A computed fold for a 72-nucleotide RNA from a Promethearchaeota archaeon, annotated as transfer RNA.
Its mean pLDDT, the model's own confidence on a scale to 100, is 83.
RNA sequence: GGGGCUGUGGAUUAGUCGCAGAUCGUUCGCUUGGCAUGCGAAAGGCCGGGGGUUCAAUUCCCCCCAGCUCCA
Numbered sequence: 001g002g003g004g005c006u007g008u009g010g011a012u013u014a015g016u017c018g019c020a021g022a023u024c025g026u027u028c029g030c031u032u033g034g035c036a037u038g039c040g041a042a043a044g045g046c047c048g049g050g051g052g053u054u055c056a057a058u059u060c061c062c063c064c065c066a067g068c069u070c071c072a
Base pairs, nucleotide, nucleotide: 001071002070003069004068005067006066007065010024011023012022013021018055026042027041028040029039030038048064049063050062051061052060
């Protein structure tokens, strides 16, 4: 320098053109003599950044950034 893959709540991740779920974790309540477990509830992401297409994009296209990887 060229090609490919990945980038979503604190962590690990699913997902679809119609403003996004799961598990763990966190907080609160119940339960217990207490802790743990268990049960219930809540908070927490606008989807790496920018632009384009569309009535509408995290989801399609382009550029850039970061990580991994292959080739030279």

Annotation
The sequence was found in a public genome assembly.